Two RNAs folded together computationally: RNase P RNA and transfer RNA, 441 nucleotides in total. Its mean pLDDT, the model's own confidence on a scale to 100, is 77. It holds a member of the Rfam family "Bacterial RNase P class A". By type it is a ribozyme.
[in-house]
RNA sequence: AGAGUUAGCUGGACAGUCGCUGGUUGCAUUUCUAACAAGAGGUGCAACGAGAGGAAAGUCCGGGCUCCAUAGGACAGGGUGCCAGGUAACGCCUGGGGGGCGUGAGCCCACGGAAAGUGCAGCAGAGAGUAGACCGCCAUUUCUAGCCUCGGUUAGGGUUGGUAAGGGUGAAAGGGUGCGGUAAGAGCGCACCGCGCGAGUGGUAACAUUUCGCGGCUAGGUAAACCCCGCCCGGAGCAAGGCCAAAUAGGAAUCCAUUGAUGUGGUCCGCAUCGGAUUCGGGUAGGCCGCUGGAGGUUUGUGGUGACGCAAGCCCUAGAUGAAUGACUGUCCUCGACAGAACCCGGCUUACAGGCUGACUCUUUCU
RNA sequence: GCCGCCUUAGCUCAGUUGGUUAGAGCGCUAGUUUGUGGAACUAGAGGUCCUUGGUUCGAUCCCAAGAGGCGGUA
Numbered sequence: 001a002g003a004g005u006u007a008g009c010u011g012g013a014c015a016g017u018c019g020c021u022g023g024u025u026g027c028a029u030u031u032c033u034a035a036c037a038a039g040a041g042g043u044g045c046a047a048c049g050a051g052a053g054g055a056a057a058g059u060c061c062g063g064g065c066u067c068c069a070u071a072g073g074a075c076a077g078g079g080u081g082c083c084a085g086g087u088a089a090c091g092c093c094u095g096g097g098g099g100g101c102g103u104g105a106g107c108c109c110a111c112g113g114a115a116a117g118u119g120c121a122g123c124a125g126a127g128a129g130u131a132g133a134c135c136g137c138c139a140u141u142u143c144u145a146g147c148c149u150c151g152g153u154u155a156g157g158g159u160u161g162g163u164a165a166g167g168g169u170g171a172a173a174g175g176g177u178g179c180g181g182u183a184a185g186a187g188c189g190c191a192c193c194g195c196g197c198g199a200g201u202g203g204u205a206a207c208a209u210u211u212c213g214c215g216g217c218u219a220g221g222u223a224a225a226c227c228c229c230g231c232c233c234g235g236a237g238c239a240a241g242g243c244c245a246a247a248u249a250g251g252a253a254u255c256c257a258u259u260g261a262u263g264u265g266g267u268c269c270g271c272a273u274c275g276g277a278u279u280c281g282g283g284u285a286g287g288c289c290g291c292u293g294g295a296g297g298u299u300u301g302u303g304g305u306g307a308c309g310c311a312a313g314c315c316c317u318a319g320a321u322g323a324a325u326g327a328c329u330g331u332c333c334u335c336g337a338c339a340g341a342a343c344c345c346g347g348c349u350u351a352c353a354g355g356c357u358g359a360c361u362c363u364u365u366c367u
Numbered sequence: 368g369c370c371g372c373c374u375u376a377g378c379u380c381a382g383u384u385g386g387u388u389a390g391a392g393c394g395c396u397a398g399u400u401u402g403u404g405g406a407a408c409u410a411g412a413g414g415u416c417c418u419u420g421g422u423u424c425g426a427u428c429c430c431a432a433g434a435g436g437c438g439g440u441a
């Protein structure tokens, strides 16, 4: 210098004018308690100060919160899946192990069990899971033909067997290489490699092992097929739920009924409540709380490889309900991406123009 | 806001314990028939199985993420 990897930050700037939504203070006005003070609430005006994001998104996981029993038992169902740790919890994160990719920095992996059982594997192929003789190789016997020293040999075809070395099919053909062995072959035997089991050693563990012994190999794939094993999960969701006010009046029809019905769970038990369900008809749909100070942020110290924990100090940072966060003007630049809170948090995933910073790797050149 | 469901030919729908080449009706095209058209008959074309990635020898089907659409709820 070029090419990359990784961890973060930022997401137009400044000024003016006019608005919008909360908060605090002051003034005015009004309602209520009260009736002179005083207090509470509403409305208006003014001043001060605040006002979208890293994803506010998708709603894919986990939790808080609220109601149902302080969420209880059994079955069913669902989720998850190497090991250890972090956490309120998780399918998240950190560290480690194993496997794969890359020259490397690094990146990726639903990564328990196929020697408990069941199932599946189209087409092709002889044979597809208790393997399998199509070609080939070898033996046996027989026929035909040739040769000669006349019972042997050579070539071709048939019969009966042996054989998983070689060919061929397929995604996959039941360890690999070599030597011996054999009629030809074959873990049939041996050596090395691979695989499995046991012991030892290291490690909390997953796991590793240039340690020792055993097994000729038995145990192919698929569990994002059923299933088995370990662990976890009660249901619903702020339109949850609570309070105030009004209304649910008076009614009509049908059905079920105390071993019953309803309550939010798929079923049963349990628990709570006591009439319930459907249709017609009639009526209400306003306000307040929940609502934002929280598993909050940040600085320092400290423990830990790290995720993270602990201690002290400091800070307050939207809260609407037709739903605010905008419009215009001026100046400047590199001309500005994805995108808008709605109960709250921790994650994951997806979208994203441009700019900045740290660490590291490879190649080339120079010193 | 919250909750649930769906996506296969131009339209409406089947399909699959994962297997060779995904079907049906209507519609479309061509032919036969008719003086012409319709109807009828015969033949044919037409598919990114919403998209991307994964599992598997093999995916419309199983799994994950995304896109689009529909419904319920005061």
Stems, first nucleotide, its partner, number of pairs: 001363010012332007020051002023048011053338001057349002060347005065237004072269004077233005082096005097111001098109004112228002117226002119222002134167002136163004141158008175193006194217001195215005200209003241289004251280006260274004296315008333336001368440007377393004386424001395411005417433005